This is a predicted structure of a 366-nucleotide RNA (Bacterial RNase P class A) from Brachybacterium equifaecis.
Its mean pLDDT, the model's own confidence on a scale to 100, is 78.
Lineage of the source: Bacteria > Actinomycetes > Micrococcales > Dermabacteraceae > Brachybacterium.
Rfam family: Bacterial RNase P class A. Rfam links the family to the GO terms dimeric ribonuclease P complex, ribonuclease P activity and tRNA processing.
RNAcentral holds the sequence, with entries from ENA.
A source record names the gene rnpB.
[in-house]
RNA sequence: CCAGUCGGCCGGGCAGUCGCGUCCUCGGUGCGCGAGCACCGGGGCCGAGGAAAGUCCGGGCUCCUUCCGACACGGUGGUGGGCAACACCCACCCGGAGCGAUCCGCGGGACAGUGCCACAGAGAGCAGACCGCCGCCGCUCGGCCUCGCGCCGAGGGGAGGUAAGGGUGAAAGGGUGGUGCAAGAGACCACCGCGGUUCCGGUGACGGAACCGGCACGGUAAACCCCACCGGGAGCAAGGCCAGACAGGGGGCGCUCGAGGUCGUCGGACCGAGCCCCCGGGUAGGCCGCUGGAGGUCGUCGGCAACGGCGAUCCGAGAUGGAUGACUGCCGAUCACAGAACCCGGCUUACAGGCCGGCUGGUCCG
Numbered sequence: 001c002c003a004g005u006c007g008g009c010c011g012g013g014c015a016g017u018c019g020c021g022u023c024c025u026c027g028g029u030g031c032g033c034g035a036g037c038a039c040c041g042g043g044g045c046c047g048a049g050g051a052a053a054g055u056c057c058g059g060g061c062u063c064c065u066u067c068c069g070a071c072a073c074g075g076u077g078g079u080g081g082g083c084a085a086c087a088c089c090c091a092c093c094c095g096g097a098g099c100g101a102u103c104c105g106c107g108g109g110a111c112a113g114u115g116c117c118a119c120a121g122a123g124a125g126c127a128g129a130c131c132g133c134c135g136c137c138g139c140u141c142g143g144c145c146u147c148g149c150g151c152c153g154a155g156g157g158g159a160g161g162u163a164a165g166g167g168u169g170a171a172a173g174g175g176u177g178g179u180g181c182a183a184g185a186g187a188c189c190a191c192c193g194c195g196g197u198u199c200c201g202g203u204g205a206c207g208g209a210a211c212c213g214g215c216a217c218g219g220u221a222a223a224c225c226c227c228a229c230c231g232g233g234a235g236c237a238a239g240g241c242c243a244g245a246c247a248g249g250g251g252g253c254g255c256u257c258g259a260g261g262u263c264g265u266c267g268g269a270c271c272g273a274g275c276c277c278c279c280g281g282g283u284a285g286g287c288c289g290c291u292g293g294a295g296g297u298c299g300u301c302g303g304c305a306a307c308g309g310c311g312a313u314c315c316g317a318g319a320u321g322g323a324u325g326a327c328u329g330c331c332g333a334u335c336a337c338a339g340a341a342c343c344c345g346g347c348u349u350a351c352a353g354g355c356c357g358g359c360u361g362g363u364c365c366g
Stems, first nucleotide, its partner, number of pairs: 001362010012331007020047002023044009049337001053348002056346005061235004065269001067268005073231005078092005093107001094105004108226002113224002115220003130166002132162003136158002139155006145148001174192006193215001194213008239288004248279006260271002295314008332335001
């Protein structure tokens, strides 16, 4: 320098003017005994994101009998660790791809049982013989000769052997090589694979070695199922407080023989006097919850790392018809995807352009 791979960061900048929202503060007016509240005007601080998004997981918070048992239902799924928790993260193992850095894996169980394996093919699960190969027994034809109950060859038939080779298929009951045989075959042998036992290393997944077994055990669990572990439900329109409005009527069930009780069913325990439906009427205002938190940055220590301990330091939106925009100047450049609505940790998806770093392969120079 080229090609590649992985990770991190930014995502218009600076200055000015005007405008908008929360909060603080000053002045004025009104109300109130007062604390204070409302309105108007001035000043000041702060004011969207890496994904605020999808709402797919996990938690905090709030309310409710998160009580027990059984059966369902859902989720997770190599091992160890991290975390409040997770389907997330880190490290490792195994399998696969790549020369490599690195990447990919819905990665428990197929000797618990059941099901399925389309088409093709002879045969798809305690399988099968289409072509082929092999010897045997008849028949026909041809050739040879020593003329026989002979030998050789070809064709067709029959009963068999075989699973090397061909063919079908995603997959055909270990693979390669040899011995062996009429031809063959784990029939036998060596190596590899597979299974078992023992030993060694590792916390473990797992790896290695020795011996034994002649192969018995196809695939599929994003098919049912089995195993282990986990899961109470609803959600800030949660939930609480204040103010205000209204008009009742009808029906059903139940009050210890008990309806109903926040959400799969059944049974039990406990609470229990109300519960449900229909018609009609009223309201849809304010406050709290609300943002300081599993928080950010830096240092140090422990750890391979994720992360954790300690110390210092910082405060960075809180609306409720819902605020972040517009203009001007200069510069880079014509500026992407997109905007909070209880909060947090993840995942996934979208994204113009730019910056930095680690590593791998190649080339050139020293």